[in-house]
RNA sequence: GAUUUAUAAAGAAGAGGCGAGAGAACAGGCUCUGCAACCCUCUGGCAACCCCAAAAUAUUGUUUUGGAAGGUGCCAAAACCUGACCCUUAAUGGGGAUUAUAAAUU
Numbered sequence: 001g002a003u004u005u006a007u008a009a010a011g012a013a014g015a016g017g018c019g020a021g022a023g024a025a026c027a028g029g030c031u032c033u034g035c036a037a038c039c040c041u042c043u044g045g046c047a048a049c050c051c052c053a054a055a056a057u058a059u060u061g062u063u064u065u066g067g068a069a070g071g072u073g074c075c076a077a078a079a080c081c082u083g084a085c086c087c088u089u090a091a092u093g094g095g096g097a098u099u100a101u102a103a104a105u106u
Stems, first nucleotide, its partner, number of pairs: 001106008013043005021032003026083004044075004049071002051067007079098001085095003
């Protein structure tokens, strides 16, 4: 990098540095941003995919409860909203696709 599966309307700060854009891609909106955003570093925190422990069971798999040392991810707004594909509606709603994260395989 690729494939598969699961999840994505919850949650979570400050300081230092940089100096103009940023919010995944395309488009339309909307929002954040020199009261310094985004990004980087440190500290702190949130979470519970891997992990640890226990229990149950249809038993080697699954579910539930608890934990947070380690591997991780995350800490504006629903993945900010909508569209581009399908079904449906007066309005809408649902699915899919895409993206992100994790685990396994390669």
This is a predicted structure of a 106-nucleotide RNA (SAM riboswitch aptamer (S box leader)) from a Bacteroidota bacterium. It matches the Rfam family "SAM riboswitch aptamer (S box leader)". From the family's description: The SAM riboswitch is found upstream of a number of genes which code for proteins involved in methionine or cysteine biosynthesis in Gram-positive bacteria. RNAcentral holds the sequence, with entries from Ribocentre.